[in-house]
This is a predicted structure of a 371-nucleotide RNA (Bacterial RNase P class A) from a Planctomycetota bacterium. The sequence was found by an Rfam model in a public genome assembly. Of the family's consensus pairs, 97% are formed in the model. The coordinates come from a structure-prediction model, not an experiment, and the mean pLDDT is 77.
RNA sequence: UGAGUGGCCUAGGCGGCCGCUCGCGGGCCGGCCAAUUGGCUGGGCCGCGGGAGGAAAGUCCGGGCUCCGCGGGCCAGGGUGGUUGCUAACGGCAACCGGCCGUGAGGCUAGGGAAAGUGCCACAGAAAACAAACCGCCGUCCCCGGACGGUAAGGGUGAAACGGUGCGGUAAGAGCGCACCGCGGUCCUGGUGACAGGGCUGGCAGGGCAAACCCCACCUGGAGAAAGAUCAAAUAGGGAAGGUUUGGCGACGGCCCGCGCCGCAGCCUUCCGGGUAGGUCGUUCGAGGCCGGGUGCGAGCCAGGUCCCAGAGAAAUGGUCGCCGCCCCUUUCGGGGGGAACAGAACCCGGCUUAGGGGGCCGCUCACACG
Numbered sequence: 001u002g003a004g005u006g007g008c009c010u011a012g013g014c015g016g017c018c019g020c021u022c023g024c025g026g027g028c029c030g031g032c033c034a035a036u037u038g039g040c041u042g043g044g045c046c047g048c049g050g051g052a053g054g055a056a057a058g059u060c061c062g063g064g065c066u067c068c069g070c071g072g073g074c075c076a077g078g079g080u081g082g083u084u085g086c087u088a089a090c091g092g093c094a095a096c097c098g099g100c101c102g103u104g105a106g107g108c109u110a111g112g113g114a115a116a117g118u119g120c121c122a123c124a125g126a127a128a129a130c131a132a133a134c135c136g137c138c139g140u141c142c143c144c145g146g147a148c149g150g151u152a153a154g155g156g157u158g159a160a161a162c163g164g165u166g167c168g169g170u171a172a173g174a175g176c177g178c179a180c181c182g183c184g185g186u187c188c189u190g191g192u193g194a195c196a197g198g199g200c201u202g203g204c205a206g207g208g209c210a211a212a213c214c215c216c217a218c219c220u221g222g223a224g225a226a227a228g229a230u231c232a233a234a235u236a237g238g239g240a241a242g243g244u245u246u247g248g249c250g251a252c253g254g255c256c257c258g259c260g261c262c263g264c265a266g267c268c269u270u271c272c273g274g275g276u277a278g279g280u281c282g283u284u285c286g287a288g289g290c291c292g293g294g295u296g297c298g299a300g301c302c303a304g305g306u307c308c309c310a311g312a313g314a315a316a317u318g319g320u321c322g323c324c325g326c327c328c329c330u331u332u333c334g335g336g337g338g339g340a341a342c343a344g345a346a347c348c349c350g351g352c353u354u355a356g357g358g359g360g361c362c363g364c365u366c367a368c369a370c371g
Stems, first nucleotide, its partner, number of pairs: 001367010012324007020051007028043006053342001057353002060351005065224004077220005082096005097111001098109004112215002117213002119209003134155002136151007163181006182204001183202008228281004238272007248264003252260001288307004293302003326339005
């Protein structure tokens, strides 16, 4: 210098004017209660302060919180799947192990079990798995092309063909024998472990697929902010107490009438409770941000200091102007024109995934050149 690889940061800046929303303070105008200062509440005004994101998104996982359910065990269902850690938890993250890809930095990896059972393996091919002979090779017989037998070395098919390479051996062949590699068993060493290395032993114990059923291990109640809590009009209905001139029904005072009294219904007054509209809380101080320190390879953890940083409710976070910066086009080099993404809180938090514009910084790798 070129090519590449891994990560981090950023999401235009400053100012003027006009607005929106939340909080605090001040004073003004009302309403209600008490009525002596006061209390509660509504409206607009002034001042000060705060006001979207890295993904606020998808709502895919996990947790907090809330309500409901719950004696214990087992099964079913769902999820996860190398190991060790981190964490409130996870399907997340870190480090490491194995496999595959890359010259490399590095990337990808659902990566337990296929000698428990069942099932599947298109097309091609003789054969896709208790086996099997299409061509070829070898032997025997018949005689010139067949029959029978041997053979998995060679050809051919396929994503995949019953360990691989080589030597010996043989009629030709074959783990038939041997060496190395692979594989199984067993032991030793190292490692917390996944696993790695080595010794001995066995001629191989018979392909692939479990994001096919299944088996194994571990995890696992349900619903969610329209959760839930609380205050509480009007109307209708429920309950309690008191009253009830006249009048209704029933009972008692033996019967009838009157009267008295009691109860019921009705009516009136007061109170209570449920619940609807509506208000308030939940709701933003939190597994919180920032700073340096200690500790750990790391994800993280520990203590300290410091800061308060959106909380609306049909939903605010905006509009406009000027200057500067960035990118593109153009230029008579003075300038002129255009552009700037994805998206937008709604109980909160940790992740994942997806969308997305330009720029900057750091680590590392490879190639070439020079010193």